[in-house]
RNA sequence: AACCCCAACGGCGAUGGAGCUCGCCUAACGCUCAGUGAGCUAAUAGCUCCUACCGAAAG
Numbered sequence: 001a002a003c004c005c006c007a008a009c010g011g012c013g014a015u016g017g018a019g020c021u022c023g024c025c026u027a028a029c030g031c032u033c034a035g036u037g038a039g040c041u042a043a044u045a046g047c048u049c050c051u052a053c054c055g056a057a058a059g
Stems, first nucleotide, its partner, number of pairs: 010025004016050006030040004054059001
């Protein structure tokens, strides 16, 4: 120096905000295909509410 372990604080969960719950991390941080490339779904990781968008309404 690399690497490993522990503690504390903190952070992350793919298009906005909030509450609760869950999971994960010193990198966690959508998916599929052989992938440097291409394609697909969705405002949640899950539940609920609000907002944006679509809809006559339910949604």
A computed fold for a 59-nucleotide RNA from Neomoorella glycerini, annotated as Fluoride riboswitch aptamer (crcB RNA motif). Lineage of the source: Bacteria > Bacillota > Neomoorellales > Neomoorellaceae > Neomoorella. Of the family's consensus pairs, 100% are formed in the model. Model confidence (mean pLDDT): 77 of 100.